[in-house]
Context: one part of a larger RNA
RNA sequence: GGACGAACGCUGGCGGCGUGCUUAACACAUGCAAGUCGAACGAUGAAGUUAUGAAGGAGACUACGGUCAACGGAAUAACGGAAUAGUGGCGGACGGGUGAGUAACGCGUGAGUAACCUGCCUUUCAGAGAGGAAUAACAUUUGGAAACGAAUGGUAAUACCACAUAACAUUACGGGACCGCAUGAUUCUGUAAUCAAAGAUUUAUCGCUGAGAGAUGGGCUCGCGUCUGAUUAGCUAGUUGGUGAGGUAACGGCUCACCAAGGCAACGAUCAGUAGCCGGACUGAGAGGUUGAACGGCCACAUUGGGACUGAGACACGGCCCAGACUCCUACGGGAGGCAGCAGUGGGGAAUAUUGCACAAUGGGCGCAAGCCUGAUGCAGCGAUGCCGCGUGAGGGAAGAAGGUUUUCGGAUUGUAAACCUCUGUCAUCAGGGACGAAAAUGACGGUACCUGAGAAGGAAGCUCCGGCUAACUACGUGCCAGCAGCCGCGGUAAUACGUAGGGAGCAAGCGUUAUCC
Repeated sequence: GGACGAACGCUGGCGGCGUGCUUAACACAUGCAAGUCGAACGAUGAAGUUAUGAAGGAGACUACGGUCAACGGAAUAACGGAAUAGUGGCGGACGGGUGAGUAACGCGUGAGUAACCUGCCUUUCAGAGAGGAAUAACAUUUGGAAACGAAUGGUAAUACCACAUAACAUUACGGGACCGCAUGAUUCUGUAAUCAAAGAUUUAUCGCUGAGAGAUGGGCUCGCGUCUGAUUAGCUAGUUGGUGAGGUAACGGCUCACCAAGGCAACGAUCAGUAGCCGGACUGAGAGGUUGAACGGCCACAUUGGGACUGAGACACGGCCCAGACUCCUACGGGAGGCAGCAGUGGGGAAUAUUGCACAAUGGGCGCAAGCCUGAUGCAGCGAUGCCGCGUGAGGGAAGAAGGUUUUCGGAUUGUAAACCUCUGUCAUCAGGGACGAAAAUGACGGUACCUGAGAAGGAAGCUCCGGCUAACUACGUGCCAGCAGCCGCGGUAAUACGUAGGGAGCAAGCGUUAUCC
């Protein structure tokens, strides 16, 4: 000198774009953050429409017993279909947060997979025949304070089950061709065995099953790279390898039985400490050093530890089970919870924001769609926290006014500075108009940006420094005191170094200080 997720002191006009718990991965009140589909299913069935039309009944007639009766709308039936608890499907594995752990194939980079998987999507081929048994819902009974159950009856499906059909699928046994570094791969072909399906509908379509290919996304393996300490020198028994088996989508001590005795290490094993990694960022002429906030990629985690279930995908932040700690409810028998999602609270701290608006846009989930959901996202609010831009007026104006400071008492300086004159109108204010972002409709932002007009210099400058380094000097006070200080050093009676004033220098809506990096 530069930088910063900064903080502190003094000061503070406006706008744009960024950015904002670095500390306690501390504990959390409250609200919201993942739903959707009635075009899978049974059931319940609001409004409304149509038909019949009770009670009552103005009025008319009357033989005084009553009769007729506009109106009235109870109730019933049919149509209708808003809406929805449940079964079922898809999605809750994405998106969002955090960096505790991890020195590791975790990450980066380059390869391999002849050892693998891939819902939705694209494309190609083939198919969808005929059945069955249940179960939520619901009803009744019943247990419990609650959370939540139990029994009996009972119903549907794109839920479940078996049957038929069946190959370019799988498995077993064969034959031929061809390729590869090897285990082996590809392809043609024969026999046997095994395995499938689901319908909905507004008739446009949307789905279902098997197989091949693609795309996308992942799993696994390997080469190289990846902090400090030797005042850590030996470490290791599923350890290293083999055979066989199990398991996995898949290779593999991944697991198990048996066998062998190996494997790693001064080219630093093991142990200890520290740490998410990278694209990048800061600095530097570069080499390098430091760093990993924001944005993007990967990884790990979701109160602590463990476990599996479902599923194409999880060993799953807003799923389940068990154990621990903590908090809450309880009728003491038993239950409920998990903000490292967005806001917000307490606490910690030098320190870090609103319990805001909207799905209008972009994107995501579901749905044929209309649409619903979306604290992702788009916006607004707060903070000079950073960068950038603008303003706080411009021109003229010497009696060099008054006042201040100083003085050798002549003056000098503040100083064209002010007053005064003539202008201008950026920003702010008020009034009028008023977008783009939106393809037919639909705008949170927002009556915002922007444009026009009005009035009026009016509302808008501070901070640090002035001994040398280092731009900028005098007076007074103080008297090794009070104090200053980054280094050298100032202060003990004439202090340009302390304090105040005048003047000056520098930067400027900031200026200084502190911490950290180069």